[in-house]
């Protein structure tokens, strides 16, 4: 220093052909069952998608810069 992928809820992660309110698991949390706890059912909350710009009626998604991880060549 080229080059490639990745960045979404505390956490792991889908959603990448633009389009209806952004979703699961786990975790948190309120109830139910129970003598208590655990499992197990039912619900709640919790993000505007790393950060700025650009296209477009419309951007998680397309472009284009930077920041953060990884991998690969030198």
């Nucleotide at each position: 220093g080229c080059u490639c992928c990745c960045g979404u809820a505390g956490c792991u992660c889908a959603g990448g052909u633009g389009g209806a309110u952004a979703g699961a698991g786990c975790g948190g949390u309120g109830g139910a069952u129970u003598c208590c706890u655990a499992a197990u059912c039912c619900g709640c909350a919790g993000g505007c998608c790393g950060c700025a710009g650009g296209u477009u009626c419309a951007a998680g998604u397309c472009c284009u810069g930077c920041c953060g991880g990884g991998g690969g060549c030198a």
This is a predicted structure of a 74-nucleotide RNA (transfer RNA) from a Candidatus Tectimicrobiota bacterium. It matches the Rfam family "tRNA". The family's RNA type in Rfam is transfer RNA. Rfam's curators write: Transfer RNA (tRNA) molecules are approximately 80 nucleotides in length. The coordinates come from a structure-prediction model, not an experiment, and the mean pLDDT is 82. Taxonomically the source falls in Candidatus Tectimicrobiota (Bacteria, Pseudomonadati). The sequence is in RNAcentral, with records from ENA.